A computed fold for a 72-nucleotide RNA from a Polyangiaceae bacterium, annotated as transfer RNA.
[in-house]
RNA sequence: GUGGCCGUAGCUCAGUGGUAGAGCGUGGGAUUGUGGCUCCCGAGGUCGCGGGUUCGAUCCCCGUCGGUCACC
Numbered sequence: 001g002u003g004g005c006c007g008u009a010g011c012u013c014a015g016u017g018g019u020a021g022a023g024c025g026u027g028g029g030a031u032u033g034u035g036g037c038u039c040c041c042g043a044g045g046u047c048g049c050g051g052g053u054u055c056g057a058u059c060c061c062c063g064u065c066g067g068u069c070a071c072c
Base pairs, nucleotide, nucleotide: 001071002070003069004068005067006066007065010024011023012022013021018055026042027041028040029039030038048064049063050062051061052060
């Protein structure tokens, strides 16, 4: 340099057009002599960024940035 894949909550990931979820973690509570386990409730996300299409975009299209793999 060329091509592919990935980028969504603190972490690991789901979600393939209709106002975004899970597990772990975290805050509060119940339980316990204390802790752990278990159970209940909650907080936390301009969906990497900018544009386009659409009534409507995490999703489709273009550009761009970062990571990763292959080739040169």
Source information: Its mean pLDDT, the model's own confidence on a scale to 100, is 82. Rfam family: tRNA. Rfam classes the family as a transfer RNA. The source organism's lineage runs through Bacteria, Pseudomonadati, Myxococcota, Polyangiales and Polyangiaceae.